[in-house]
RNA sequence: CAAGUAAACCGGGUGACCGCCUCGAUGCGUUCAGGCGUAUCAGGGAGGAAAGUCCGAGCUCCGACGGGCAGGAUGCUGGGUAACACCCAGGAGGGGCGACCCUACGGAAAGUGCCACAGAAACAUACCGCCCCGAUUCGUUCCGAUAAAAUCGGGACUCAUGCGGGGUAAGGGUGAAAUGGCGAGGUAAGAGCUCACCGGCGGCCGGGUGACCGGCCGGCCGUGCAAACCCCAUCCGGAGCAAGACCGAAUAGAGGGACUAUGGAACGCCCGGUCCGUCCCCGGGUUGGUCGCUAGAUUUCUCCGGUAACGGAGGAACCAGAUAGAUGGUCACCGUCCCGAUUCGCCCCGACAGGGUCGGGGACUCAUCGGGACACAGAACUCGGCUUACAGGUUUACUUGACCC
RNA sequence: GGGCGGUUAGCUCAGUUGGUUAGAGCGCUGCGUUGACAUCGCAGAGGUCACUGGUUCGAGUCCAGUAUCGCCCACCA
Repeated sequence: CAAGUAAACCGGGUGACCGCCUCGAUGCGUUCAGGCGUAUCAGGGAGGAAAGUCCGAGCUCCGACGGGCAGGAUGCUGGGUAACACCCAGGAGGGGCGACCCUACGGAAAGUGCCACAGAAACAUACCGCCCCGAUUCGUUCCGAUAAAAUCGGGACUCAUGCGGGGUAAGGGUGAAAUGGCGAGGUAAGAGCUCACCGGCGGCCGGGUGACCGGCCGGCCGUGCAAACCCCAUCCGGAGCAAGACCGAAUAGAGGGACUAUGGAACGCCCGGUCCGUCCCCGGGUUGGUCGCUAGAUUUCUCCGGUAACGGAGGAACCAGAUAGAUGGUCACCGUCCCGAUUCGCCCCGACAGGGUCGGGGACUCAUCGGGACACAGAACUCGGCUUACAGGUUUACUUGACCC
Repeated sequence: GGGCGGUUAGCUCAGUUGGUUAGAGCGCUGCGUUGACAUCGCAGAGGUCACUGGUUCGAGUCCAGUAUCGCCCACCA
């Protein structure tokens, strides 16, 4: 210098003017008061994702959700946490030369099911091929007998192996997948039949909390799908701030139905317990206010423990709270990026010509001028995560390659 | 703000346990029938199964993410 890997962070700044929301103090007005209105001053006012609503909680209600079933979620190991499908560390497998990255990663030997087409065979299987034995009265083909098959009778053909029985998973062919791979020995031909190496499985020993790793022994050796049912282990009651509590205003419930315990009690079913005029439909009224609501698993600094996630102790800080929804607009300067123009310099080509000049073309940097742009997006009860979107930029550590000293 | 559901031909919808080539009705095009039109008959075209990735030999179907559309909800007597 080029190409990359990982992590952390910023994501426009400053000033002036005009505005918006909120809290506090003071003054004024109003009210019996609480409070409300208004003016001034001072403080605060979007994010790393506020988003998707995909997980997990806090909080609130379901009149004390007690047991079982169904259903759902998670799924290598050990930790962290309020909890998690999150995070940290490790193991195994895979990818990359490497820094490093990725993994829905329990069980297919509990059972059921599926594996289309092709292929002989997709689970227990022999089509071709190879080998052994037998048969020559086999077999193949033609004719006749009955409608056909089978069988019977006759003729022809061959002496070949076309036939029968058996062995064999080496080879061919099919497929996504074919009975561990590969080599040697062995055999009638073959085969873990035997042996070496590799892979898997089982047992023993050693190490590790564990996933797992290492060594030795045993020929024990067909496979995929569980993001198919299922099995195993662990966890899960439901609804959600439009939850819910209070105040005020207005209106019509004398409407219809179900059940009196065989009914109902917030969105699965059953049982138990407790309670009961409760539930469903149809209609009427309101579209106001207060609380919940922001001091919290909060932020930040230091020290200690831990490889780390994180935990503990101490100090400091208060940092949005709207309710049709505030957090904005204009101007100036600066910053970043893009485009265009110009000047100087550089490189190449050509001409004149004699080491300079002129013309044409090219590349990139700096400066000046002009113009344009400044991502994704925006709180709505609150947190911890994940995922997705994101112009441009900064820093740190590391890897590979090239060149120079 | 919160909860739930859908997306398959121009429109409305099927698609059962993943399996070879995704269907139906209406509509559209052409031909025939008719003097002409409608009806009817025959034939045909038309599909990124919303998109992206994964599991699998194989995905409209199973799993995850994204986009887009639609539905429901308050309080009082």

Two RNAs folded together computationally: RNase P RNA and transfer RNA, 482 nucleotides in total.
Its mean pLDDT, the model's own confidence on a scale to 100, is 76.